Context: one part of a larger RNA
RNA sequence: UGACGGGGGCCCGCACAAGCGGUGGAGCAUGUGGUUUAAUUCGACGCAACGCGAAGAACCUUACCUGGGCUUGAACUGCAGGGGACGGCCGUGGAAACACGGUCUUCCUUCGGGAUCCCUGUAGAGGUGCUGCAUGGCUGUCGUCAGCUCGUGUCGUGAGAUGUUCGGUUAAGUCCCGCAACGAGCGCAACCCCUGCCACUAGUUGCCAGCGAUUCGGUCGGGAACUCUAGUGGGACUGCCGGUGAUAAACCGGAGGAAGGUGGGGAUGACGUCAAGUCCUCAUGGCCUUUAUGUCCAGGGCUACACACGUGCUACAAUGGCCGGUACAAAGGGCUGCUAAGGCGCGAGCCGGAGCCAAUCCCAAAAAGCCGGUCUCAGUCCGGAUUGCAGUCUGCAACUCGACUGCAUGAAGUUGGAAUCGCUAGUAAUCGCAGAUCAGCACGCUGCGGUGAAUACGUUCCCGGGCCUUGUACA
Repeated sequence: UGACGGGGGCCCGCACAAGCGGUGGAGCAUGUGGUUUAAUUCGACGCAACGCGAAGAACCUUACCUGGGCUUGAACUGCAGGGGACGGCCGUGGAAACACGGUCUUCCUUCGGGAUCCCUGUAGAGGUGCUGCAUGGCUGUCGUCAGCUCGUGUCGUGAGAUGUUCGGUUAAGUCCCGCAACGAGCGCAACCCCUGCCACUAGUUGCCAGCGAUUCGGUCGGGAACUCUAGUGGGACUGCCGGUGAUAAACCGGAGGAAGGUGGGGAUGACGUCAAGUCCUCAUGGCCUUUAUGUCCAGGGCUACACACGUGCUACAAUGGCCGGUACAAAGGGCUGCUAAGGCGCGAGCCGGAGCCAAUCCCAAAAAGCCGGUCUCAGUCCGGAUUGCAGUCUGCAACUCGACUGCAUGAAGUUGGAAUCGCUAGUAAUCGCAGAUCAGCACGCUGCGGUGAAUACGUUCCCGGGCCUUGUACA
């Protein structure tokens, strides 16, 4: 100087408390451990691994296993020699890769050759092989915590200190005051984006107040007000008033205001820590491999199942289930695409083909909600696992191993031990919608809106963190 303390003081954070909803019990989905296996490819392991890499494992992917092939090789560069095209089609063998046979077939030229391709040889190639404890890059975490430093000066033999400590204050090393310090940098804040109010500009595909028409549909004429769209500005600054305070910074209350003291949300992550993670995104040193640890192909596996854990979904019901009727979104996507009307089918879906490169057309129905009916506390008209049969769709192909539909079947489950998680407001809870990936496949992920709470006395305690101080046989 740090680090640490079941030392002290001050202060924060859904850290506790106060509340609301969960997890832990059940079934299923998914990841992991374990076990099994020819293989169940690999990585990730407290927080910060475990719906994680994977925003899509039937083949492919694929790195694993078994078997069948190749060895200058599947892809790439050069040299030497030889040769003809490469390649397409047909046949035979084969699971295919591939092998053999038949047949068809080049361009430029200064005629030396060149382009392209094959064979042989050779130097290189290739490796998702090892080392993340050799590395770059990227990322997680402490933590959006308020810290981390430097120049000059001063103090100290020196390590170093001072500044950065003190008194206030703040979300903040934020600001004020004082001070052997005076300044500065990286962080904080602001500048950026979305959202909340207003104005201006613009008016189609969007809008419709008033007027006319109307097939009653903003549909038509028309309008530019309103909504909206999307660009430019304004607006909030403790600016104003009162109080407290050191007359300071600031705090408390108030006015006005759409908004008030950072308005709400996002992006933004200092010096560093964990030899944290990644050599399987990529790049890369070293090592290893070279008729194989490379490469092509078929099939299998990654989907196994006594069990254990994490994360979720669906429930256990009446604030509910079922049936009928009826409202109101936002944000997205669409040409190898979204697909309307109409028809067929109980349905998944099929036929059909209008419109749309989309404020125009389509996906599209939003759902919870509201109105009416029914069920009356029951393992039930709750719950839907499991299984049988019959189907639909995608795709070369759904046996291993897809999703969905119909009929039948109807399991566990009556609110969950010890323990444990999230959340402070348009939040939790609850309800649906869209998108990426994608032929097909979503209970996951990323977004979007609808309905919409309860509670916070307080900081003693648990956890994490910041500043000052103290002890130390630790560095």